This is a predicted structure of a 71-nucleotide RNA (transfer RNA) from Candidatus Wolfebacteria bacterium GW2011_GWB1_47_1. Its Rfam family is "tRNA". Rfam's curators write: Transfer RNA (tRNA) molecules are approximately 80 nucleotides in length. The family's RNA type in Rfam is transfer RNA.
RNA sequence: GCGGGUAUUGCAUAGUGGUAGUGCGCAACCUUCCCAAGGUUGAAGCGAGGGUUCGAUUCCCUUUACCCGCU
Numbered sequence: 001g002c003g004g005g006u007a008u009u010g011c012a013u014a015g016u017g018g019u020a021g022u023g024c025g026c027a028a029c030c031u032u033c034c035c036a037a038g039g040u041u042g043a044a045g046c047g048a049g050g051g052u053u054c055g056a057u058u059c060c061c062u063u064u065a066c067c068c069g070c071u
Stems, first nucleotide, its partner, number of pairs: 001070007010024004018054001026042005047063005
């Protein structure tokens, strides 16, 4: 230099055009003498910019970080 892959909440991970879920963790409450366990509720997320579209995490372009291969 060329090609490919990954990026989603604090962590791990699903989703692939139409409300973004799950587990653990966190907060409040219930339960308990207390802790633990259990239950209910809640907060918190699509790497960045642009385009297509009525609508983009999803499709296209550029770009950032990381990983792999070739030279």

Taxonomically the source falls in Candidatus Wolfeibacteriota (Bacteria, Bacteria candidate phyla). The coordinates come from a structure-prediction model, not an experiment, and the mean pLDDT is 82.